[in-house]
Molecule: small-subunit ribosomal RNA
Organism: metagenome
């Protein structure tokens, strides 16, 4: 301040009432005149006068002061007595006028309302980095002051007091009814209204007074301001408006007293920036309006489209209708009444009237304001924004921009298709308002009373013991403080809430109730907690027989190992280890012996014992703490716990003083390594050990306080005890420890789990996002190191924990592949081709780049191709469709000219289809097509983007895997299924199982190849019949055979023997053309690389339009200091030339092209024959047979070069291929390091065939001919696939990350020192004043002097707040440096 009470310790105008009084005089002064001083404010000196101003006297009911009797519990209460003192004033009225009577006023009291002093219990923020504070302080005695208690004040005594229930400081604040919020319990707040407090320019003080220590009164003193003539004065808007200032921001120099109130006054009224009302202001809260009804051509215009249309939108025009509002005119309240005064009537009282008291009637006033309201008129007329539209959150498109503008409340948007920016159009919200910003309360259980938590997610204290405290066994009794229940008294008024009423409705306003306290009286219960009294024995102790143990402190003793020395013997190495370094011929290491000397204590030993925790281990022995059982004899709740507080606390460290074998930080060497201040070796100081005294921290951990009690179980082990038994052991049962498993509950999930992290009780201690930071400040302790308390500001949207899924590993385990090993042949050297990458160049046109690009797109670049360059040319175009308009000598077009050609002129000749008319049948003519001009939609692009796509490929990988339904299990991700135990080429099959099933993959179905039947017999074939030849299926015929090409059939572990629990199956074995998939091939899951590809084709969007479109001649794509892939040839004798003999399989009409005949040859010529089991290329090569070469740059190799040819083509220079002589380089088997092959396979020969005029083909793509070696086997290396572990990883280790430097920016600490605020002591100086006291005085005053005493000064100090060189730390930043410490065994855990 609030609430409750006390005042026997006060006061108290005005108002009510109630007794009584008011008597007799007196002496001044102001106004006001005169002089007179000042600049003014103001006075000074004389003189005059009045009072309800002042003064004396009388009176004293009563009051006060003393005294003295009673009452009361009781002081100063009250009642009685005696004493001494203290009073006053008129003024107006009316009357039967020196009297009375009324009204106001006065004087003393008693009461009473009302006001106020005092005093007390409780209640009231935050801070302990504020724990001690105090001297008039606490108490007493007297005394003063005061209405009044009272250290308020004085003097003297005593030494108290207050404080962890927070004193004392330091910091914010007016308190309260209440107002917002929240379910509520609370939290925040204290505007308006209404009670209290304070204060009124700063700071002190008094006066008057009933109240003051006074906003609009006074002294002083400070700051400011103003006025002056410089002497001196004047002021105080936190009062209404207004002014400057500050600041994000807050009104009008308004009317009125008419209502309500308030001062004065008899009254009339007068005064009131209280108040009543207007102005201003979307600031709040109410309430209406901005029209209503019809109206689809769903107009236009905007938007957006798949181009159809949708959508703005019934929305608009339009039609009918209404008038709150407005606008103009008209009317128009209520607030106004007991005013004063006066009319009738009654009433008390009075001798009678005024006058008073009650009821009538008349009676004057409106600021607002011609205001609210209300009638007429006119007319839809005057009236809609604003903010969102990625998610939360309700509402969606288009353009524009391009990590750049910006957006952003939180996630997060923007790098060329942005529902996140801007803008448009469109929607949703709310609506005279919407949005932001700020605050505070809710969500927020996120401080958790109500109502959270500490095993790992922050969080149990290193350990104990002890004081306050808090909690506390069991029985009776006693109170009645906590508790309950009823009772009094309060808890203003407004406000919240309930009902009821007024304003046209609400907001507002009124009346009534109700509700509101840890308050307050009085009475009663007494179970429960509390005191107190008396008891119990089970907590807790004591006692009495046992009993285990590295428990602790001291002394003493003891063997083994090391290490020295000394001696013996003894000889070249030892030590380490990947090597050195270091010992050692001056004699070591190893071996023997004597002998010093410090540490630790083998086996026993253990998941095992003991302690409170650190921690305790040779053996004796003294002195001690604890604990366990087993008896139940004694005490009689003594108990638990436990802030502060004291003790104890590993390991390192410190300090004095010892001792030091062995080990070892720092240091010294040697190696590693890019460094290597490190891991690895040698050697070494402190230390480590002892006494004593510091230090006080640890992952001092079970990361689990302490104690008590209950709750299902098994199994071990440590000390004990019972019972039975002669004894002993096994079982058993029990108390006490220490382990493991697991129920039940519990847990976020790992897990705990009678030794709880279960379920309950007490008490202590710590937690509140991450980083800054266990840091700076400041305290305490410490010799130092450092320890204990313990912030902030900045800065992030995170950080943690348990599990899951998957990637990884310099984790483990199983399994497979020409992965490795065992071969066998290459590349990698040389020389050429061919590719690519660099460099060149006018261009060397693009694309493909580890594996998965490089003889790749390209299955064939001299022109073409062709996309690039250089030059020359066209411009609706080289090509497509559609329109408009123009064109009959139209279209087309020779010859010629120019030009490289494209192309540009040239202009002889000179058409075509339909169709009207006409006609001398020749033709003219009309309109239209085709074609050309010329325009206009448009064409054209190997231009961009494969990171905007389709389609198609490539690769993990022809690896065995991927994954659904339904159950089940888990809160959940997610598991199960698909682990397990066998098998197999397979997730391939078997068993088993909380799984049962299914899909895509594997496999099997299809092609070919191996055997055989059967059907078919030409152009293929010829055993047997016949025929003919020099000699051939050459013929007649035959289908047996080869073959051809169409149909079957065979191979399934079917049949056996072993092996396997069984079954899958696996080795073997028969038969078989073929044997466990028979060879081969096509067949490529879910996914992965933003993998390739816009240049195959399709595409979406950008671009480019006399060009990046299109024609066209010539260059380039073929350059050449190099560098790499892939190949070809070769280095020789298993070879090389010469002769000479044999056997395939695939092709052809723009073709293959025979024979003959010329050429040395490429090749010409020729043209039979063939659309083919008919001709043809065409010769198969290695093979064999004979022969020559004799190890050499060769009779190898064949590159380069030189001439002189043939063929292709318009056209062989740049820039073909071939043939002929001739020349004859490099090379003698290939460095590190790497490829491909497991059988008709490698090697190794040759054909053929598609691009193809021709060929740069050694290149791809098939085709047969010969035809091996080798696999013990899975440790390694590659790649793969299961299981399991670890993880900080999830862009998945090419992961993730830490620390110094080096820059820029920030807040904070320290800081030489400097500039402010508070503040207290000390001490000078001391205004005004109040009190005390001289002095002077007729009174009033005047003056000295003390105490006290505001500002001011001087000094040291405290405390807090700024700036501030410099210095260290932190924190943050897009790509910077140096390493690579941490996360996998992270490479040294």
């Nucleotide at each position: 301040c609030g609430u409750a009470g006390c005042u026997a310790a006060c006061c108290u105008g005005c108002c009510c009432u109630c007794u009584u009084g008011a008597c007799a005089g007196g002496a001044a002064u102001a106004a006001c005149c005169a002089u007179u001083c000042g600049a003014a404010a103001g006075g000074a000196u004389g003189g005059c006068u009045a009072a309800u101003g002042c003064c004396c006297g009388a009176u004293g009911u009563u009051g006060u002061g003393c005294g003295g009797a009673g009452u009361u519990g009781a002081u100063g209460a009250c009642u009685c007595c005696g004493u001494a003192c203290c009073a006053a004033a008129g003024g107006c009225g009316g009357u039967c006028u020196u009297g009375c009577c009324g009204c106001c006023a006065c004087a003393a009291g008693g009461g009473g309302a009302g006001g106020g002093g005092g005093c007390u219990g409780c209640g009231u923020c935050c801070u302990a980095u504020u724990a001690g504070c105090u001297u008039g302080u606490u108490g007493g005695u007297a005394g003063g002051g005061u209405a009044a208690u009272g250290g308020c004040c004085u003097a003297c005594c005593a030494a108290g007091g207050c404080a962890g229930u927070a004193a004392u400081g330091g910091g914010u604040a007016g308190c309260u009814g209440g107002u917002c919020u929240g379910a509520g319990a609370g939290g925040a707040c204290g505007a308006u209204c209404a009670g209290c407090c304070a204060c009124a320019u700063u700071g002190g003080g008094a006066c008057u007074g009933a109240g003051a220590u006074a906003c609009g009164g006074c002294c002083c003193a400070g700051a400011c301001u103003c006025c002056u003539a410089c002497g001196g004065g004047a002021g105080g808007c936190a009062g209404c408006a207004g002014u400057g200032g500050g600041g994000a921001a807050u009104a009008u120099u308004g009317g009125a007293c008419a209502a309500u109130g308030g001062a004065c006054g008899a009254a009339a009224g007068u005064c009131c920036g209280a108040u009543c009302c207007a102005g201003c202001g979307a600031c709040a809260c109410c309430g209406c309006g901005u029209g209503g009804g019809g109206g689809a051509u769903g107009a236009a215009g905007g938007c957006u489209u798949u181009c159809g249309g949708g959508u703005u939108g019934u929305a608009a025009a339009c039609c009918c209708c209404u008038u709150u509002u407005c606008u103009g005119g008209g009317g128009g309240a209520a607030g106004a009444a007991u005013a004063a005064g006066g009319u009738u009537g009654g009433g008390a009282g009075g001798a009678a009237a005024u006058g008073c008291c009650c009821a009538u009637c008349c009676g004057a006033u409106g600021a607002c304001g011609g205001u609210a309201c209300c009638c007429c008129a006119g007319g839809a007329a005057u009236a809609a924004g604003c903010a969102u539209c990625g998610g939360c959150a309700a509402a969606c498109u288009u353009c524009g921009u391009g990590c750049c503008a910006g957006c952003a409340g939180c996630c997060g948007c923007g790098g060329u298709a942005a529902g996140a920016c801007g803008a448009g159009g469109g929607a949703u919200g709310c609506a005279a308002g919407c949005g932001u910003u700020a605050u505070c309360c809710g969500g927020a259980a996120u401080u958790a009373c109500u109502g959270g938590g500490c095993g790992u997610a922050a969080a149990g204290g290193a350990c104990g013991u002890c004081u306050a405290g808090g909690c506390g066994g069991u029985u009776g009794g006693a109170u009645a403080a906590g508790u309950c229940a009823u009772u009094u008294g309060u808890g203003a008024a407004a406000u919240c809430c309930c009902a009821g009423g007024g304003c046209u409705u609400a907001a507002c306003c009124c009346u009534g109730g109700a509700a509101g306290g840890u308050c307050u009286u009085g009475u009663g219960a007494u179970a429960c907690u509390g005191u107190c009294c008396a008891g119990c024995u089970u907590g807790g102790g004591u006692g009495u027989a046992g009993g285990a143990g590295a428990g602790g402190a001291g002394a003493g003793c003891g063997g083994a190992a090391c290490u020295c020395a000394c001696a013996g013997a003894g000889u070249a190495g030892c030590g380490g280890u990947g090597a050195a370094u270091g010992c050692g011929u001056a004699g070591a290491u190893a071996c023997u012996g004597u002998g010093a000397g410090g540490u630790a204590c083998c086996c026993c030993g253990a998941u095992g014992g003991c302690g409170a925790a650190g921690g305790c281990a040779g053996c004796u022995c003294u002195c001690u703490g604890g604990c366990c059982u087993a008896c139940u004899a004694c005490c009689g709740a003594c108990g638990c716990u436990g802030a502060a507080g004291c003790g104890u606390g590993a390991a390192a460290g410190c300090g004095u003083g010892g001792g030091g074998a062995g080990c070892a930080a720092a240091g010294g060497g040697g190696a590693u390594u890019a460094g290597a201040u490190a891991c690895c070796c040698c050697c070494g100081u402190a230390g480590u050990c002892c006494a004593c005294g510091c230090c006080c921290c640890a992952a001092a951990c079970g990361a689990u306080g302490u104690u008590c009690a209950c709750u299902u179980g098994g199994u071990g082990u440590c000390g004990g005890g019972a019972g039975c038994c002669u004894a002993u052991a096994u079982a058993u049962c029990u108390c006490g420890g220490u382990g493991c498993c697991g129920g039940a509950g519990c847990u976020a999930a790992c897990g705990c789990g009678u030794u709880a992290a279960g379920u309950g009780a007490a008490c202590c201690g710590c937690c509140u996002g991450a980083g800054g930071a266990g840091u700076a400040c400041g305290g305490c302790c410490g010799c130092a190191a450092g320890g204990c308390u313990a912030a902030a500001a900045c800065u992030c949207a995170a950080g943690a924990g348990a599990a899951u899924u998957g990637a990884c590993g310099g984790g483990u385990c199983c399994c497979c592949g020409c992965a490795c090993a065992a071969g066998c042949g290459g590349u990698g050297g040389a020389g050429c081709a061919c590719g690519u990458g660099g460099u060149u160049u006018a261009a060397u046109u693009c694309g493909a780049u580890g594996a998965u690009a490089a003889g790749c797109g390209a299955a064939g670049a001299a022109c073409c191709u062709c996309a690039c360059c250089u030059g020359g040319g066209c411009u609706u175009g080289a090509c497509a469709u559609a329109c408009u308009a123009g064109u009959g000598g139209u279209a087309a077009g020779a010859a010629c000219u120019g030009g490289a050609a494209a192309c540009a002129g040239g202009g002889a000749u000179g058409a075509c289809c339909c169709u009207u008319c006409c006609u001398u049948c020749g033709g003219g003519u009309u309109g239209g097509g085709a074609g050309c001009u010329a325009g206009u939609a448009c064409a054209g692009g190997u231009g961009a983007u494969g990171c905007a796509u389709g389609g198609c490929u490539g690769u993990c990988g022809u690896c065995a895997g991927c994954u659904c339904g339904u159950g089940u299990c888990g809160u959940g991700g997610g598991a199960u299924g698909u682990a397990g135990g066998g098998u197999u080429a397979a997730g391939u099959c078997c068993c088993g199982a909380a799984a049962c099933g299914a899909g895509c993959g594997c496999a099997a179905c299809c092609c070919u190849u191996g055997u055989c039947a059967c059907u078919a017999g030409u152009u293929g074939c010829c055993a047997g019949c016949g025929g003919a030849u020099a000699a051939u299926g050459c013929c007649g015929g035959g289908g047996a055979c080869u073959c051809u090409a169409g149909u079957g059939a065979g191979a399934c572990u079917g049949c056996u023997g072993g092996u396997g629990a069984a079954u899958a199956g696996c080795c073997g074995g028969a038969g078989g053309a073929a044997g466990g998939c028979g060879g081969g091939g096509a067949u490529g899951a879910c996914g992965u690389c933003a993998a390739g590809u816009c240049a195959u084709c399709a595409u979406g969007u950008c671009c480019c339009u006399u060009a990046u479109g299109c024609c066209c001649a010539g260059g380039g794509c073929g350059a050449c200091a190099c560098a790499c892939a892939u190949g070809c040839u070769a280095c020789a004798a298993u070879g090389g030339g010469a002769g000479g003999u044999a056997c395939a399989a695939a092709g052809g009409u723009u073709g293959c092209g025979a024979a003959g005949c010329c050429g040395c040859a490429a090749g010409g010529u020729g043209g039979a024959g063939c659309c083919a089991a008919u001709c043809u290329c065409a010769a198969a090569a290695a093979a064999c047979c004979u022969u020559c070469c004799c190890c050499a740059g060769u009779u190898c190799g064949g590159a380069u070069u030189g001439u002189g040819g043939u063929c292709u083509g318009c056209a062989a220079c740049u820039c073909g291929a071939c043939c002929a002589c001739a020349u004859g380089a490099a090379g003698c088997c290939g460095g590190a390091a790497u490829c491909g092959c497991u059988a008709g396979u490698a090697a190794u020969c040759g054909u053929a065939g598609g691009u193809c005029a021709g060929c740069c083909a050694u290149a791809c793509u098939a085709c047969g001919g010969u035809g091996a070696a080798u696999a013990u086997g899975u440790a390694c290396u590659c790649g793969g696939g299961g299981a399991u572990u670890g993880u900080a990883c999830a862009c998945a280790c090419c992961g993730c990350c830490c620390g110094u430097c080096a820059c820029a920016c920030c807040a904070a600490c320290c800081g030489a020192g400097u500039g402010g605020g508070g503040g207290g002591u000390a001490c000078c100086u001391g205004a005004a004043g109040u009190c005390g006291u001289c002095u002077u005085u007729u009174u009033g005053a005047a003056g000295g002097c003390g105490c006290c005493g505001a500002a001011g000064g001087u000094a040291a100090c405290c405390u807090u707040c700024g700036c501030a060189a410099g210095a260290g730390g932190g924190g943050u930043g897009a790509a910077g440096u140096c390493g690579u410490a941490a996360c996998a065994a992270g490479g040294u855990a």